The RNA shown here (c-di-GMP-I riboswitch aptamer) has 92 nucleotides and comes from a Gracilibacteraceae bacterium.
The source organism's lineage runs through Bacteria, Bacillati, Bacillota, Clostridia and Gracilibacteraceae.
It was read from a public genome assembly, where an Rfam model found it.
The coordinates come from a structure-prediction model, not an experiment, and the mean pLDDT is 85.
Rfam family: c-di-GMP-I riboswitch aptamer. Rfam describes the family as follows. GEMM was predicted in a large-scale screen for bacterial structured RNA regulatory elements.

[in-house]
RNA sequence: AAAUCGAAAAGGCAAACCUGUCGAAAGGCAGGGACGCAAAGCCAAGGGUCUAAAGUCAAAUAAUAUUUUGACCAUGACAGCCGGUUGCCGAA
Numbered sequence: 001a002a003a004u005c006g007a008a009a010a011g012g013c014a015a016a017c018c019u020g021u022c023g024a025a026a027g028g029c030a031g032g033g034a035c036g037c038a039a040a041g042c043c044a045a046g047g048g049u050c051u052a053a054a055g056u057c058a059a060a061u062a063a064u065a066u067u068u069u070g071a072c073c074a075u076g077a078c079a080g081c082c083g084g085u086u087g088c089c090g091a092a
Stems, first nucleotide, its partner, number of pairs: 005090002012037002017032006035080001041085003046082002048078003055072006
């Protein structure tokens, strides 16, 4: 000095769950709370996953409207799934 490595110290983040709030939902934000995390920092223009309001199609209904149900669909989300990118400390 480097790593695809991870002892120590300092500092950091915060799952589930609860409360409040925003949202159609997925989920976000704030507070509490810690399962864990060496990138659990950042990126949703790559893959993957979740949701389906609006829309399209189909069915039911007397009915082209409306309503209900089903299928498809991201323009909505997730970085604590993979990936990309930046980066603190430095024992063996």